[in-house]
Source information:
A computed fold for a 100-nucleotide RNA from uncultured Piscinibacter sp., annotated as Glycine riboswitch aptamer.

C1' cells in the first nucleotide's frame, strides 16, 4: 500500500422554488440562512537544504555563527473550496486483530 472483518465523533426533520412518484413528517434538485469537521484539498512551526550580502569571530582569505530570502515539511491544529449536519442505512480520520 491493497483488501475484506470490528469499533467509530460533529453540526437545522431551517426557509423558499421546483421536478418525481407509490401522494407520504416521501425522495431528489436550486437558491438563501445557521452550523459541524474525522473523505479529499488549502495554510502553518521547529527542523533540513539553497542563495546572498551587511555584521560577528577577526586585519584579511578559507571556514563558522548569526540575521534575512527561496525550497521542502506534521498533526486529531487551523480554513471550510468540497463534502456532511433527525433516526436509519450511506460515507467517515482514526484504532485493533488478521491477509496479500
Nucleotide at each position: 500500500c491493497u483488501c475484506g472483518c470490528u469499533g467509530g465523533a460533529g453540526a437545522g426533520a431551517g426557509g423558499c422554488u421546483c421536478g418525481c412518484c407509490c401522494c407520504g413528517a416521501g425522495c431528489g434538485a436550486g437558491c438563501c440562512c445557521a452550523c459541524c469537521g474525522a473523505a479529499g484539498g488549502g495554510g502553518c512551526a521547529a527542523g533540513c537544504g539553497g542563495c546572498c550580502g551587511a555584521c560577528c569571530g577577526u586585519c584579511a582569505u578559507c571556514c563558522g555563527g548569526c540575521a534575512g530570502c527561496c525550497g521542502c515539511c506534521a498533526a486529531u491544529c487551523u480554513c471550510u473550496c468540497a463534502g456532511g449536519u433527525a433516526a436509519a442505512g450511506c460515507g467517515g480520520a482514526c484504532a485493533g486483530a488478521g491477509a496479500g
The prediction has a mean pLDDT of 77.